[in-house]
RNA sequence: GCCCCCGUCGCUUAAGGGAUAGAGCAGCUCUCUCCUAAAGAGCAGAUGCAGGUUCGAGUCCUGCCGGGGGCACCA
Numbered sequence: 001g002c003c004c005c006c007g008u009c010g011c012u013u014a015a016g017g018g019a020u021a022g023a024g025c026a027g028c029u030c031u032c033u034c035c036u037a038a039a040g041a042g043c044a045g046a047u048g049c050a051g052g053u054u055c056g057a058g059u060c061c062u063g064c065c066g067g068g069g070g071c072a073c074c075a
Stems, first nucleotide, its partner, number of pairs: 001071007010025004018055001027043005048064005
């Protein structure tokens, strides 16, 4: 330098172009308990960045950034 794959709450992950972006763990609050744990109820938290297409984009297209892999170069 070229090609391929990936990027979503703190972590793991779901989402045929159409519902308020869903779930588990972790966190916080409450209930229960003498206290803690467990259990139960609730709360908050995310689409890497910039454009484009579309009535509508996490999803499609382009560029960039980051991670992984392959190839080439390495005089």